[in-house]
RNA sequence: ACCCGACAAGAGCACACCCGUCGCGAGGCGGGGCCGCAAAGCAAGGAAUCUCAAGAUACCGAGAUCGUCCGGCUGCCGAA
Repeated sequence: ACCCGACAAGAGCACACCCGUCGCGAGGCGGGGCCGCAAAGCAAGGAAUCUCAAGAUACCGAGAUCGUCCGGCUGCCGAA
C1' cells in the first nucleotide's frame, strides 16, 4: 500500500414516529427522536419501486427514492 472487518479505540450518521415548512404527489428540508449502519459519505450511470400526466390494456414522457440492488468516486482505525 492492497485485501479484509474485530465483544478494539476515537469519531460519525440517523429508520419509524412527532412538530414546522415546500411540493398536485412520490418525497425533500429544519428541529426532536434513535431502528439500525464499516461507508447509512458523495453523486440518479443501469435496474427496480413509487408519484404525476396520458390512458381501454400496454407503450411512451416528466419526476422521486442512494437506509432497494449493482456499478462509480472518496474516507477513519488497524486486530485476525

The RNA shown here (c-di-GMP-I riboswitch aptamer) has 80 nucleotides and comes from a Gemmatimonadota bacterium.
The sequence was found by an Rfam model in a public genome assembly.
Model confidence (mean pLDDT): 82 of 100.
Of the family's consensus pairs, 95% are formed in the model.